[in-house]
RNA sequence: GUCCCCGUAGUUCAACGGAUAGAACAGUGGACUCCUAAGCCACUGAUGGCCGUUCGAUUCGGCCCGGGGACA
Numbered sequence: 001g002u003c004c005c006c007g008u009a010g011u012u013c014a015a016c017g018g019a020u021a022g023a024a025c026a027g028u029g030g031a032c033u034c035c036u037a038a039g040c041c042a043c044u045g046a047u048g049g050c051c052g053u054u055c056g057a058u059u060c061g062g063c064c065c066g067g068g069g070a071c072a
Stems, first nucleotide, its partner, number of pairs: 001071007010025004018055001027043004048064005
């Protein structure tokens, strides 16, 4: 330099182009308990960036950024 794959909560993963982007773990609070842990209830928290297509984009297209790989 060329090509391919990937990027969604703190972490690991979901989401035929259409519902309020969902779950587990983690975190915070509550209740329970003599206290703690476990379990229970509630809450916080995310689509890498810009542009485009579309009535509607996490999903499709382009460029850029970041990570991984192949070739040179």
Description: The prediction has a mean pLDDT of 80. The RNA shown here (transfer RNA) has 72 nucleotides and comes from a bacterium. Its Rfam family is "tRNA". Gene Ontology term of the family: triplet codon-amino acid adaptor activity.